[in-house]
Context: one part of a larger RNA
RNA sequence: GUGGUGGCGUGCCUCUUGAAGCAUGAUCCUGCGACUAGCUAGCCAUGGCCAGGAUGAAGCCUCCGUAACAGGAGGUGGAGGUCCGAACCCGUUGAGGUUUAAAACUCUUGGGAUGAGCUGUGGUUAGGAGUGAAAAGCUAACCGAAUCCGGAGAUAGCUGGUUCUCCCCGAAAUAGCUUUAGGGCUAGCCUCGGGGGUUUACCAGUGGCUGUAAAGCACUGAUUGGGCUAGGGGGCUUACCAGCUUACCAAACCCUGUCAAACUCUGAAGGCUACUGGUCCAUACCCCGGGAGUCAGUCUGCGUGAGCUAACUUUCGUAGACAAGAGGGAAACAACCCAGACCGUCAGUUAAGGUCCCCAAGUCACGGCUGAGUGGAGAAGGAUGUGGAGACGCUAGGACAGCUAGGAGGUUGGCUUAGAAGCAGCCAUUCCUUUAAAGAGUGCGUAAUAGCUCACUAGUCGAGCGUCUCUGCGCCGAAGAUGAUCGGGGCUAAGCCGUGCACCGAAACUACGGCAGUGCAGCCUAGCUGCGCUGGGUAGGGGAGCGUUCCGUAUGCCGUCGAAGCGGUACCGCAAGGAGCCGUGGAGGUAUCGGAAGUGCGAAUGCAGGA
Numbered sequence: 001g002u003g004g005u006g007g008c009g010u011g012c013c014u015c016u017u018g019a020a021g022c023a024u025g026a027u028c029c030u031g032c033g034a035c036u037a038g039c040u041a042g043c044c045a046u047g048g049c050c051a052g053g054a055u056g057a058a059g060c061c062u063c064c065g066u067a068a069c070a071g072g073a074g075g076u077g078g079a080g081g082u083c084c085g086a087a088c089c090c091g092u093u094g095a096g097g098u099u100u101a102a103a104a105c106u107c108u109u110g111g112g113a114u115g116a117g118c119u120g121u122g123g124u125u126a127g128g129a130g131u132g133a134a135a136a137g138c139u140a141a142c143c144g145a146a147u148c149c150g151g152a153g154a155u156a157g158c159u160g161g162u163u164c165u166c167c168c169c170g171a172a173a174u175a176g177c178u179u180u181a182g183g184g185c186u187a188g189c190c191u192c193g194g195g196g197g198u199u200u201a202c203c204a205g206u207g208g209c210u211g212u213a214a215a216g217c218a219c220u221g222a223u224u225g226g227g228c229u230a231g232g233g234g235g236c237u238u239a240c241c242a243g244c245u246u247a248c249c250a251a252a253c254c255c256u257g258u259c260a261a262a263c264u265c266u267g268a269a270g271g272c273u274a275c276u277g278g279u280c281c282a283u284a285c286c287c288c289g290g291g292a293g294u295c296a297g298u299c300u301g302c303g304u305g306a307g308c309u310a311a312c313u314u315u316c317g318u319a320g321a322c323a324a325g326a327g328g329g330a331a332a333c334a335a336c337c338c339a340g341a342c343c344g345u346c347a348g349u350u351a352a353g354g355u356c357c358c359c360a361a362g363u364c365a366c367g368g369c370u371g372a373g374u375g376g377a378g379a380a381g382g383a384u385g386u387g388g389a390g391a392c393g394c395u396a397g398g399a400c401a402g403c404u405a406g407g408a409g410g411u412u413g414g415c416u417u418a419g420a421a422g423c424a425g426c427c428a429u430u431c432c433u434u435u436a437a438a439g440a441g442u443g444c445g446u447a448a449u450a451g452c453u454c455a456c457u458a459g460u461c462g463a464g465c466g467u468c469u470c471u472g473c474g475c476c477g478a479a480g481a482u483g484a485u486c487g488g489g490g491c492u493a494a495g496c497c498g499u500g501c502a503c504c505g506a507a508a509c510u511a512c513g514g515c516a517g518u519g520c521a522g523c524c525u526a527g528c529u530g531c532g533c534u535g536g537g538u539a540g541g542g543g544a545g546c547g548u549u550c551c552g553u554a555u556g557c558c559g560u561c562g563a564a565g566c567g568g569u570a571c572c573g574c575a576a577g578g579a580g581c582c583g584u585g586g587a588g589g590u591a592u593c594g595g596a597a598g599u600g601c602g603a604a605u606g607c608a609g610g611a
Base pairs, nucleotide, nucleotide: 029151030150031149033148034147041125042124043123044122045121046120047119048118049117050115052084053083054082055080059076060075061074062073063072064071088112089111090110094107095106096105127143129139130138131137164545165544166543167542168541169540174187175186176185177184178183188294189293190291191290192289193288194287195286196285199284201279202278203277204276205275206274207273208272209271210270214266215264216263220260221259222258225255226254227253229250231249232248233246234245235244236243297322298321299320300319301318302317303316305314306313327338328337329336342514343513344512345511347510348509349508353504354503355502356489357488358487362501364500365499366498367497368496369495375491381476382475385473386472387471388470389469390468391467392466393465394464402460403459404458405457406456408433409432410431413427414426415425439454443452444451515535516534517533518532519531520530521529522528523527546600548597549596550595551594552593556590557589558588565584566583567582568581569580571578572577
């Protein structure tokens, strides 16, 4: 290898769920469980101890005293939770000590010290129990329920930790319900397999739905002024009834002007939806099934509410980003701007943003503006800052400013007033005259006059002057605590506005090379070629592998001509890793293909050992 015969064999792996079982702990609960009163609390029995001094109760004796008692004095006597004070017991004050000499002490000072005193020995009472002159004290150095053992791996919707590699996809922080709100269940969103096969998405067209923005006042309400006119108020009149009047209040009505989330006669842009067509081939979309994770979201723009049209505030809707996103810009800076990183290149083009130096690229060109270091924070408000545009007025018949001169008379207008004479105040169509012109007066001034001045006029001079509106850029307004500053230097452009060309600039795009996934096609058909597309990634799903220990293969193979282990090394593999060689070591190791797992550590204030 083949043939024959007999036996066993509905298996194995992976994901998920998971009864039962096993190992382990601080606190807590629990047990007719065990154990302790050698500490301490009380009690019982029997013993022991208390230097010395002070005070001097009752009783008794003598004397005085009383009718007798009572009473007094002197002695004697020796009582007492009595006094002072050692031993003894206690622990009041202060200091020290506080990794102490000591897990409650030392020194000093103090309390009791014949008493409810102190103490030896033996005995007795215990865990929801004892004992307690009561502090929840004490019951063997932490007692509001001792200690040990058992239930036991109690339970923990809570916190922490969870170990090799590469490849593909890739969330959520929402809804409903929940003794629910930091936990769950179902749905939503992710992934894998099978099936369907353009049904999806976007754009366009056509049809339908809508009541927002805006607007409007036709309804519901609010609301300005006027008119008209019920009703009411006031005045007049009135015996009553009535009547007249009114810059009073005011319904309805009319005109006029407005307001509204819970008003709408109207009404967009959009949004939703059906059908048709087009583009598109995306791991799109739909159905069935396996596995999830998510239920704290955050910022920015836009649309609302709450709040103060406050908040890095809060509640929704909508879009994006971050979360889970690297790179460039914004000096630095999750959420802003640009842009989505498979790998390599000492190649190129761009984006945002930039181009004087730090710092890559214009000290680029042209036309303006600003003079404030404005730029390089800021409001109401203020101002002959300055540029542009416009309107009106004056002006060679001479403006504007300056200078010279005039600026008068009735009249001190009337009134008022102590006075009021242009100029305290009041009144007045504030007039008339002489004039080139001159107000019954613009301001100062006087007690009132006076005086100065203005308006107005002439001369001189000889060219623009004045007022207002819109607009660009500036100025003031502008005070803070360690030293200032635009990122810095510094800048008059290297600031601002406009136009133009060039350049720099990223992991974007391109070029070249390489790896992987996937769709389609081909065939020398299950692995290669070609053409496309794709490869950021947390939770999470899926795929493919590396290595460790043990078992079969193995009575094999390697090994004292040197196994394992350890050290070195320029090789191979995308990686986990794997060879070869050299050294050390000194006796074991094990290819290949399979099988089985106590299979991979940096974290757990992890555990154990060591320094």
This is a predicted structure of a 611-nucleotide part of an RNA (large-subunit ribosomal RNA, domain II) from a Deinococcales bacterium.
The coordinates come from a structure-prediction model, not an experiment, and the mean pLDDT is 83.
Lineage of the source: Bacteria > Thermotogati > Deinococcota > Deinococci > Deinococcales.
RNAcentral holds the full RNA, with entries from ENA.